[in-house]
């Protein structure tokens, strides 16, 4: 520093994901040792046990131990002193009474340190104790006694009133101690006073979220008096004004300790506030005083209700958010240890005491660090060992790793040694027999986790079969998964690896650095304006900000830096740096910002002119429509693709004359003027706003923008009063249609006009907020002014304001913008931040409603968007093609059959093929074999291959069994080569590899094949064009069968396909052969000559090129008539099949991956199906008859075939056929028929046509019953030109007639593939149907129109939004009620210190009462959580169900707004918009 993911491909927008680094973690699997940190984030839940704050006898009076015995010693409840406000926890509350940070003043301070001072004199009690006494207990009362560094008077110093400071007078009040205690003694405890440090209060400025909190506040705010506080103050009170606080965010609701710091980041920042450390709250919840320097107090008191324990039921005890341990909560966090040895604080003169603070040590891989788990040899000779994997069987790889032989010993294990940390004469070490250093032992004790399709470093194998699963994202898995599992291998990290959760990054993805708003999300509909924010020229003052200097203050610790110590390191300590900030002094004055003054170039005003649908009233106008009233007529009209409803003989439509209402103003009309935007047109007349030019007189900064806020604001809607011709939502009726709640048609109310009102929306568009200034031009046009001209109109030019086009620089994803900016720049403003949910719930405000405005969230998706590209589509559009219409001929589809398919059946009825491009097709031929299918009978190294052993040649004959295949005898027979050992063929046996499969997959494949389609079309180098996909060449005039060919042209060439080179036929040449010719000859065989002319055969050549010529066309290509020629414009036909597309079709020709079978899915027989048959669908024969059918007569082809074969001649049979068997590879032989001549039949189911059937033959084969084909007599079905539909085909074509061939033993052959005979009609022409291609538009589609895609309904799930209640929680408020405490009041009660000395008094306790008051109670709210009968919409699913709204002119153009209305999508009515 980036990658991935929207798309068929591109570029943008714009989100989601990854990779980094971090934690007080957790899980998973895994685990050697050491230093250093660290460890209840959750329930401030509830705690058993232990123990965290005592100490002082050198203040004091008792009392007890202990001592032979005296002095002493030692412990000691009590009463005093001190300290238990320190240290240790926690993070509930708290948005400021906190907490940073910088300031000030009205005061207060125990111990401590530092200075200076002092230390008289007197006096009364009270605890323990002792006695009697109430109580389960806690713990009291009641009567006597006693001291003190306890308490009380007094003297001295001294303080206050005096809150500016100093003198002096006079009156009131307050007011220090312990002449104690200890020492041999300095001294020390002890008052007092000044500072020092220590807290306390008060202030600026900073310190989270929310306007769907907008108003808040009554001691509130300020003043006087009083009181109270250490002190300042509404701190409190009495009185008196009415103020105070807030868009710069008050109140009010949520959330929350703050801070040095911590973690990320380049930074600016964004998240954080564990542990260290300051500093505030707090101490089971709540309220409240005492003591004291210091509390309203964590191991202290009183009340309250809550919980727990104890009780004798009358009462009574507790507070772990200090160390431990416990339950409970929980993804989750440790011993009920050791010791005062060291540091630190209390007490003490001191030794000591006590100390869960400290300081060790246990336990967690939480977390950082350091370190091992071995090191060197060891594949060039004894082995690349065994095992795995893997594999193309050769090999590779794990792997120099192991082994092997050698070295070391960090760590382990054993033994004796053994600290330092103690400072301060000695003495004192929990850690700890540890660190450490030393002796032996022996490689010995010690590697795992995750990943391996990409992003991401790392690749193979088996199993699995959209299943199991994986997965951050895109994704993956449907039998050849590098993506799940499982193995080998590899890669990263390593005692730890990897998930999971959260925070910054990356994210320029809230953009100060640093985005954007014509189309992607985004400019308020428009103007007036407040506050705000911005602000022309010139000269001054000032010094706010601003900039320099210097001081203070930012704790320490952290981070970074330098050198130190731990064996390195973490980790510690030192030392300067740093801590962007606050405050304070002095300065500087060039912008900005303030004072004053001047200017005119922003603005503004007056004069003179100008243009226009600018606005509001008021008045005339004339054409159309409708409608009455009359005349003329006299059947129809009307309205549509087509029609019907509707009108009309009661006179309609038409027409003609009056007449009346309403609403809108043709033409001129424009790319044109005008308004702020909506908007605004018939003529005139009145009022009325604004703009724009000239001139340059005035004023003299008075400007731009504008949060709230006013004011305006199209359609459609709503109020009320009129009005109502035409149109025309809802509604009725016709019709369309499968429905038709719609398009078409007749009707037709609301509206639509008019007046006063309300509404507040639009695609309110330029999708483009407003101002100012700057930066090429060219064309048009509007308004005014000026030159030029005697003067007018013109043209031209020139300057201002405005309206448009096209571009040039620049901008921009692109598309396009471009002095009317979306350029460059400055400013004020409004609004964005994925898509859905949703402009939708909720709340609030407006509004009569309809509904405006404001405006969320759960949940869901990876992804939605723009703009361009390339195809495909289109019931777009252009031009052009083709038997593709059309023009014509014969068919097809109805009938009988024949083969074929599908159904159904069936032991099988083997299987394949399926629109065009499956169906007389694979099959160029099914009795058996063929055969794959059945039912049965048999074989199992097998019919067939090869490899290795045994025997024996083989081959072949005879007879039994048995359907057959088979089985089980007998009989002959001894070959071939040889080095004599044996070998080759072949045949049997046996035993393993196997063999074998028409089993499966044409969605693993190869090959050859059909289609589109013989359509003209598909590409490419290099150049240019563009951010790229892409594009140009391949497009556009012409032209062609044809991307063929020409000329243009950022494009110059090139492949492939087209032609054309091949083959057949038509003409001619040479040549070659014979059936040819001629003659002979009984007219049968035949025989001769000749000749190469003809005919045939086959083989070379050759001939056609738009070559000549008119005309056209661009002096082109080129098309058109002609001539010559066998043929003429591709001469006729065939063979050639471009990149591709159909996961087309074949694994059943054949080949072959992987799967499977393998005593059977091989293999061998016999029989049987493949041949059924109700209807069904394509292909075809025959036919219906007279252009015909039967007899008879008669001529003439072509191409092919034939030795296990064509088969001629003769004879036999009615015939099929038999028997004879003659010639023959151009010699012999199979071989025609329509036609044609005559003759019947004469329009009929017939002398048409032939199925169907019943004898009787004959042939092919082992074999004809299922199942052949011919024959000859007899029978004699259905059919009389064929609905809707549909195929063929343009000339030797169609139709027609017959032959032939292959396969074949025979043949189901009507079929397939050839051959030759007779031999037409027709084509104005491209509108329409089908189909292909080329331009071009439009697309929300790219599996590509069999495409996308909408909405209700039904089904499941999620979340949620309204609800009648219900249950809580939190706050405030009124009222009741008032614990314990302070203070007040007291004519009750009691009382030692002083004075007094009799009473009484001061002054104190108690008891009462007041005023506040917690907790509770009630009431009526605010808010907010949970829940709920039920409702509404949303989402998400999946092959559901109705339609087909949107995308193409989406089949009625689509869409905003309103409106009405319908099962839904939707329809319509009115104005607008181009998207």
């Nucleotide at each position: 520093a980036g990658a991935g993911u929207u798309c068929a491909a591109u570029c943008c927008u714009g989100g989601c994901u990854c990779a980094g680094g971090a934690u007080g973690a957790a899980u998973g699997c895994u685990g050697g040792c050491g230093a250093c940190a660290u460890g209840c984030u959750u329930a401030a839940c509830a705690c058993a046990u232990g123990a965290a704050a005592g100490u002082c006898g050198g203040g004091c009076g008792u009392g007890a131990a202990g001592u032979g015995g005296u002095g002493u010693u030692u412990c000691u409840a009590g009463g005093g002193g001190u300290g238990g406000a320190u240290g240790g926890g926690u993070g509930u509350g708290u948005a400021a009474u906190g907490c940073a940070u910088a300031a000030a003043a009205a005061a207060c301070u125990a111990a401590c340190c530092u200075u200076g001072g002092g230390a008289g004199g007197g006096g009364a009690a009270c605890a323990a104790u002792a006695g009697g006494u109430a109580g389960a207990a806690a713990u009291g009362g009641u009567u006597g006694c006693u001291a003190a560094u306890a308490c009380c008077c007094u003297a001295u110093a001294g303080a206050a009133u005096a809150a500016g400071g100093u003198u002096g007078a006079g009156g009131a009040g307050c007011a220090a101690a312990a002449a104690g205690g200890a020492u041999g003694a300095a001294u020390c405890c002890c008052c007092c006073a000044a500072g020092g440090g220590g807290g306390g209060c008060u202030c600026g400025c900073a310190u989270c979220u929310g306007a769907u909190u907008a108003u808040c506040u009554a001691g509130u705010u300020a003043g006087u008096g009083a009181g109270g506080c250490a002190a300042u103050g509404g701190c409190u009170u009495a009185c008196c004004a009415a103020g105070g606080c807030a868009a710069u965010g008050a109140u009010c609701a949520g959330u929350g300790g703050c801070u040095u710091u911590u973690c990320u980041g380049a930074g600016a920042g964004g998240a954080u506030g564990a542990u260290c450390a300051a500093c505030c709250a707090c101490a089971a919840u709540g309220g409240g005083a005492c003591u004291g320097a210091g509390a309203c107090a964590u191991g202290a008191c009183c009340c309250a209700g809550a919980c727990u324990c104890c009780u004798u039921u009358g009462g009574g005890a507790g507070g772990c958010a200090a160390c431990a341990a416990u339950g409970g909560g929980g993804a989750a966090u440790u011993u009920u240890c050791c010791a005062c040895a060291a540091u630190g604080g209390g007490c003490a003169a001191a030794a000591u005491c006590a100390u869960g603070a400290c300081g060790g040590a246990c336990u967690a891989a939480u977390g950082c660090u350091g370190u091992g788990u071995g090191g060197a040899g060891g594949a060039g000779g004894u082995a690349g060992a065994a095992g795995g994997c893997c594999c193309a069987c050769a090999a590779g790889u794990c792997a120099u790793g192991a082994a092997c032989a050698u070295c070391u010993u960090u760590u382990c294990c054993c033994g004796g040694a053994g600290a330092a940390g103690a400072a301060g004469c000695a003495g004192u070490g929990a850690u700890g027999g540890u660190a450490u250093a030393u002796g032996g032992g022996g490689a010995a004790u010690a590697a795992g986790u995750a990943u391996c399709a990409g992003c991401u470093a790392a690749c193979u194998c088996u199993a699995u079969g959209c299943c199991a699963g994986c997965a951050u994202c895109c994704a993956u898995g449907g039998u050849a998964a590098u993506a799940c599992a499982g193995a080998g291998g590899a890669u990263g990290c390593a005692a730890g690896c990897a998930u999971u959760a959260u925070c910054c990054a990356g994210a320029a993805u809230g953009a100060u650095u640093g985005g954007g708003c014509a189309u992607a999300a985004a400019g308020c509909g428009u103007c007036u304006g407040u506050a705000g924010g911005u602000g022309g020229c010139u000269u001054u003052u000032u010094a706010a900000g601003u900039c320099c200097a210097c001081c203070g203050u930012a704790a320490a610790a952290u981070c970074a830096c330098a050198g130190g110590g731990u064996u390195c390191a973490a980790c510690c300590a030192u030392g300067g740096a740093c801590c962007g900030a606050c405050g304070g002094u002095g300065g500087a004055a060039a912008a900005u910002a303030c004072c004053a003054a001047u200017c005119u170039a922003g603005a503004g005003u007056a004069c003179g002119g100008u243009a226009g649908g600018g606005g509001c009233a008021g008045a005339g106008g004339g054409a159309a429509u409708u409608u009455c009233c009359g005349g003329u007529g006299g059947a129809g009209u009307g309205g549509u693709a087509a029609a019907a409803u509707g009108c009309a003989u009661a006179g309609a439509g038409a027409u003609c004359a009056g007449a009346a209402a309403g609403a809108a103003c043709a033409c001129c009309a424009a790319c044109a003027g005008c308004g702020a935007a909506g908007g605004a047109a018939c003529u005139c007349u009145g009022c009325u706003g604004g703009g724009c030019c000239a001139a340059c007189a005035c004023u003299g900064g008075a400007a731009c923008u504008g949060a709230g806020a006013g004011a305006u604001g199209a359609a459609a809607g709503c109020c009320a009063a009129g009005g109502a011709a035409g149109c025309g939502a809802a509604u009725u009726g016709g019709a369309u249609u499968a429905u038709g709640u719609a398009c078409c048609c007749c009707a037709g109310u609301a509206g639509u006009c008019c007046u006063a009102g309300c509404c507040g929306u639009a695609a309110a568009c330029u999708a483009u907020u407003g101002a100012u200034a700057c930066u090429a031009g060219g064309c048009a046009c509007u308004g005014c002014a000026c030159g030029u001209a005697u003067c007018g109109a013109c043209c031209u030019g020139u300057g201002c304001a405005g309206u448009g086009u096209u571009g040039u620089a620049g901008c921009u994803a692109a598309c396009g913008c471009g002095u009317u900016a979306a350029g460059u720049a400055u400013c004020c403003u409004g609004a964005c931040u994925g898509g859905g949910g949703a402009g939708u719930a909720u709340g609030u405000u407006c509004g009569u409603a309809a509904g405006a405005a404001u405006g969320a969230a759960a949940c869901u998706c990876a992804a939605a968007u723009g703009a361009a590209u390339u195809g495909a589509u289109a019931g777009g559009g252009g031009g052009a093609c083709a038997c593709a219409c059309a023009a014509g001929c014969a068919g097809u589809g109805a009938a009988u059959c024949a083969g074929g398919u599908g159904g159904u059946u069936u032991a099988a009825u083997u299987u394949g093929a399926a629109g065009c491009a499956a169906a007389g097709c694979g099959a160029a031929g099914c009795a058996c074999c063929u055969u794959a299918c059945u039912a049965g009978g048999g074989c199992u190294u097998g019919g067939c291959a090869u490899g290795c052993c045994a025997c024996g040649a083989a081959u072949c004959c005879u007879a039994u069994u048995g359907a057959a295949a088979g089985g089980g005898a007998g009989g002959g027979g001894u070959g071939c080569c040889u080095u004599u050992g044996g070998g080759a063929a072949c045949a049997c046996a046996a035993a393993u590899a196997c063999a074998g499969g028409u089993g499966g997959u044409g969605c693993a494949u190869g090959g050859a094949u059909a289609u589109c389609g013989u359509c003209a079309g598909c590409u490419c180098a290099u150049g240019c064009c563009g951010u790229a996909a892409g594009g140009u060449g391949u497009u556009g005039g012409g032209u062609u069968a044809u991307a063929u060919c020409u000329g243009g042209a950022a494009a110059c060439g090139a492949g492939u396909g087209c032609a054309a080179c091949c083959c057949u036929c038509a003409u001619g040449u040479u040549u070659u052969u014979u059936u040819c010719c001629g003659c002979u000859g009984u007219u049968g065989a035949g025989g001769u000559u000749g000749u190469a002319a003809c005919c045939c055969u086959g083989a070379u050549c050759a001939u056609a090129u738009u070559c000549c010529u008119g005309g056209u066309g661009g002096u082109a290509a080129g098309c058109u008539g002609g001539a010559a020629g066998a043929a003429g414009g591709u001469g006729a036909g065939g063979a050639u099949g471009a990149c591709g597309u159909c996961a087309a079709g074949u694994c059943a020709u054949c080949a072959u991956u992987c799967c499977c079978c393998g005593u059977a899915u091989g293999c061998c027989c016999u029989g049987g199906u493949c041949a059924a048959c109700a209807a069904a669908c394509a292909u075809g024969c025959u036919a219906u008859a007279a252009u015909u059918u039967c007899c008879a007569g008669u001529a003439c082809a072509a191409a092919g075939g034939g030795u296990c074969a064509c088969g001629a001649u003769c004879c036999c049979a009615u015939a099929a056929g038999g028997g004879u068997g003659a010639u023959c590879u151009a010699u012999c032989u199979c071989c025609a028929a329509u036609c044609c001549c005559a003759u019947c039949a004469u329009u009929a189911u017939u002398u048409c046509a032939g199925a169907u059937u019943g004898c009787a033959g004959g042939c092919c084969a082992c074999a004809a019953a299922u199942c052949g084909c011919c024959u000859u007599c007899a029978u004699g079905a259905g059919g009389c030109c064929u609905g809707a539909a549909u195929c063929g085909c343009u000339a030797g074509u169609a139709a027609u007639c017959g032959u032939c061939u292959g396969u074949c033993a025979u043949a189901c052959a009507u079929a397939c593939a050839g051959u030759g005979g007779u031999g037409a009609a027709u084509u104005c022409g491209u509108u329409c149907c089908c189909g292909a291609g080329c331009c071009u538009u439009g697309u929300a589609c790219a599996c590509a129109c069999u495409g996308c895609c909408c909405a209700c309904c039904a089904c499941a799930c999620u979340a949620u939004g309204g609800g009648u209640g219900c249950u809580g929680a939190c706050c405030a408020u009124g009222c009741c009620u008032g614990a314990a405490u302070u203070a007040u009041u007291u004519u009750c009660c009691u009382u030692a210190a002083c004075a007094a000395c009799a009473a009484g008094g001061a002054g104190g306790g108690g008891g009462a009462u007041u005023c506040c008051g917690a907790a509770g109670g009630u009431a009526g709210g605010u808010c907010u959580a949970g829940u709920u009968a039920u409702u509404g919409g949303u989402g998400u699913g999946a092959a559901g169900u109705u339609g087909u709204a949107a995308c193409a002119a989406g089949g009625u153009c689509a869409u905003c707004a309103u409106a009405c209305u319908g099962g839904a999508a939707g329809g319509u009515g009115c104005u607008g918009c181009u998207g």
Molecule: small-subunit ribosomal RNA
Organism: Viscum album